[in-house]
RNA sequence: GCCACCGUAGCUCAGUUGGUAGAGCAGCUGAUUCGUAAUCAGCAGGUCCGCAGUUCGAGCCUGCGCGGUGGCU
Repeated sequence: GCCACCGUAGCUCAGUUGGUAGAGCAGCUGAUUCGUAAUCAGCAGGUCCGCAGUUCGAGCCUGCGCGGUGGCU
């Protein structure tokens, strides 16, 4: 330098044909226990990497950037 893939909650990741965002773990509160762990119930936590475009509507489609991983040279 070229190519491919990826970027969504603190972490690991889903998200269908574009219709307004979820799970597990972690955190907090409560129940249970003599107490802790475990278990159960609930709560909180997101400008979906940035900008622009298409659209009635974008996490999803398009373009340009930024970052990461892998491959080739």
Transfer RNA from a Candidatus Zixiibacteriota bacterium, 73 nucleotides, folded computationally. The organism belongs to Candidatus Zixiibacteriota, within Bacteria. It matches the Rfam family "tRNA". Rfam links the family to the GO term triplet codon-amino acid adaptor activity. By type it is a transfer RNA.